This is a predicted structure of a 477-nucleotide part of an RNA (small-subunit ribosomal RNA, 3' major domain) from an uncultured rumen bacterium. The RNAcentral record of the full RNA draws on ENA and SILVA.
[in-house]
Context: one part of a larger RNA
Parts: sequence; C1' cells; structure tokens
RNA sequence: UGACGGGGGCCCGCACAAGCGGAGGAACAUGUGGUUUAAUUCGAUGAUACGCGAGGAACCUUACCCGGGCUCGAACGGCUGGUGAAGAGAUCCAGAGAUGGUGACGUCCUACGGGACACCAGUCGAGGUGCUGCAUGGUUGUCGUCAGCUCGUGCCGUGAGGUGUCGGCUCAAGUGCCAUAACGAGCGCAACCCUUGCCGUCAGUUACCAGCACGCAAUGGUGGGGACUCUGGCGGGACUGCCACCGCAAGGUGAGAGGAGGGGGGGGAUGACGUCAAAUCAGCACGGCCCUUACGUCCGGGGCGACACACGUGUUACAAUGGCGGCCACAGAGGGAUACUACCCGGCGACGGGAUGUGAAUCUCGAAAAGCCGCCUCAGUUCGGAUCGGAGUCUGCAACCCGACUCCGUGAAGCUGGAUUCGCUAGUAAUCGCGCAUCAGCCAUGGCGCGGUGAAUACGUUCCCGGGCCUUGUACA
Repeated sequence: UGACGGGGGCCCGCACAAGCGGAGGAACAUGUGGUUUAAUUCGAUGAUACGCGAGGAACCUUACCCGGGCUCGAACGGCUGGUGAAGAGAUCCAGAGAUGGUGACGUCCUACGGGACACCAGUCGAGGUGCUGCAUGGUUGUCGUCAGCUCGUGCCGUGAGGUGUCGGCUCAAGUGCCAUAACGAGCGCAACCCUUGCCGUCAGUUACCAGCACGCAAUGGUGGGGACUCUGGCGGGACUGCCACCGCAAGGUGAGAGGAGGGGGGGGAUGACGUCAAAUCAGCACGGCCCUUACGUCCGGGGCGACACACGUGUUACAAUGGCGGCCACAGAGGGAUACUACCCGGCGACGGGAUGUGAAUCUCGAAAAGCCGCCUCAGUUCGGAUCGGAGUCUGCAACCCGACUCCGUGAAGCUGGAUUCGCUAGUAAUCGCGCAUCAGCCAUGGCGCGGUGAAUACGUUCCCGGGCCUUGUACA
C1' cells in the first nucleotide's frame, strides 16, 4: 500500500422485511450428470455451466460409429508434358451409393508459332471441427450501470508511498457546495443519441370523413375535403423556472400553482482502471506441436433421440374466480412471390379442389382472456390429460430407428407439494392471446418481440447476501 476480520461508524441494492405468484411432490418437454453403447461427436461446470454454443440433428447438417471407395485428393493457385473446342457429358449397364463402364449430340479463336478453356499424368503449394484458450488476436461473461480508477505540476516522506480523492453538508452518482498544501486535468457519472407520453407546424396516399353532393340491402363505396384520427419530417415543452418553508451554499420539503408530464417523467442504447492464467484454437484469425494411400476426403447405413437412476430450466394440471356448449365484441407489433391467400365447393377435421387480390398503410395471415345465456354441484368428476389402440392429412427422394397435425376410442399420475428455494415495487407482478427469426417439414412448452385485462405491499434497516466510503487490528501478500 492492499487484502482479510463471526472489528467499528456511515450509506446503498427486491438484500432482508411487508406482499403477490411460483419452484421443490405429479405427468410430460428440454438441457446436464451418470450409466449404457460400435458410436451415443465436441465444448460450457458455484455465483458467471445445465430450453447454454443449437435463431430448427429424419438424409444433409455431422465434427461420432460400422462398412464400401479415392490419393493432386471435395475446392483453389503456379509450373511441365499429353489429349481434346468448351459444354448439359445425355442414354444404357453394374452397384447400397460413392463410383466404374458405355459414350449419343456437339465442335472455339488463330498474323498456323500458338492462345483461351476443359480433362488426364507428374510436381510445388493442399487438406485436418487433430492438440495446446496456461503461447495469442478478436469477441464475451462477471463484479456492475457499482462510483469508482488515474495523471501533470507542487508539497510531505531516506524510501515504498502519501497528499489531491480526506473532513462537513448534499446527491442516483468522485453529483455538487463549503472547507482545505494543494492547484488543475483525464477515463468513468451526467448530458448529447433512439423510443414513448403533450402541443404546434408542414405534408396528405393506400390512411382519415366533420360539413356538401351522389349512391347502396349494407360499407369512405364515389365526387370531393385537409377539419379530425393517423402516418412522418421539423419545432416547442420541464429548468426547482415561479410560490411558501428549512439551509451559509449546494440542495431538501409541500394533497403549492400552472401543466400532458415535476424535481432523473417511463424504457432502451451506452459497461471506467481492472478481477477471475474466467470462456472460446468448434465462428473466425493465428504461434508452436502432430497426421499426410490418412487424424485428409466421398458415399450408404447407424448414432447425436439409448435409460435402474440424479439434478437444473420449463409446459400442463390437480378444478366452481372453474370446465363445457351456444351467442357476441375490442389490439399492437410484425410477415408475405415456386409466398400470404379473401371467397366458393368437398371433408366431422387435419386438409384437398377451384378462384380472386396483393411485392402490399390498398390484398392477405389474424386474437384470446373479457361480456351474455345455459348445463355441470364437489365427484379422481363433464377436473386432468399422460399412455396406448385404430383410421387419416401434410411436408419431403425418404417419416422403421426418428416429424408435425387431425379424427374416433382409451383414459394414467395428480386433491396445492418436506427441508429448502426463486421472481417481482406499476401499466410492474399475475394472467390472456398474437407475431417474428431459424425453417421443405418440425419434435417451439424454447428464444426474441407485441399488445389485452390488471393487483397487493414496503413499518423499517436489527438480521441474511452483495456492494461503496472512512476508520481500526493483523503472525497474510
């Protein structure tokens, strides 16, 4: 000087407390450990691994296993020699395929030396998801959006170093104010950026429709309009500015005013010096090491989907604030071209057949909970839907291993879950559906977004956890 303390003081944070809803019990989905296996590819492992890399494992992917092939090699560049225009290399045969054989059609430019291009042979480079993240770059997690981390000069100290950065008040904040051997400055904080909430202005189609006119069974359907909604460009608006009180000041308090919004309005982006030899050589790059008829590469099949078991994350439930049937409303954000599909027909349905519009503020994909009426009456049930049987639909070369969906039947466990544990302070939790990426299809209950309905509680900081500042002890560095 740090680090540490079951030392002290001060102060924060859904840290506790106060509340609401969960997990831990059940079934299933998914990840992991373990075990098994020819292989169950690899990585991630307290917090900071475990619905993580995976934003799509039937083949492919694919890195693993078994088997069958290739060795200038699946791709690319240079050189030498040879053959042939290039080229789709069709077709047929063998084969599981890779591949091997067959070779139809076709025939470039040329100053005839050759050139471009392709194939074959040889050769120099190839290739490796092989090892090392403890050789590395880059990127990322975490402490932590915590308020810290430093520098120049000066001053103090033999020196390591200190001071500044301490103290008082204040703040979300090393945010400010005051004080001061310090005076200034940098990286962080804040602000500048995006979005949302109010208003003005400009513009007005595909959006809108107040007034006028036309028209319809009905509908902004039509003329038209630029008011309104909305769209999207510009600007305004909030600054403790005003008032009262407290305070030297900074600032604080107010069920003060005005205002759509009030003292940081809400949300996002933004992550200082550094810590964990943290993660990644399998995204990529790269040093070193290793393989070179194989640790490279192509193909068929299998595996990554196994299952006495253990854990994490979720979904669905155990019901009456509910289940079922009928009727009936109201979104936002997005997507759409071998796509989204209105509408009609067939089918109980998944879906199929037709047909129309839309490269889309025009057409289309499109709510559910809620509301109204009725049934059920506490029951393993009209709760719950696992599992299994049967019949189908669709995608795809192909659904046996191993897809999703539909219909009929079957109806398991489960009656609120031990110790323990998680999230959340407001348009939040809880609950309800909708969309997107990936994608032929999909194992999505995941991820990322969107809106609808919409709470309870916070006395307080003694205690648990994490953190900041000052101080103290130390046999630690």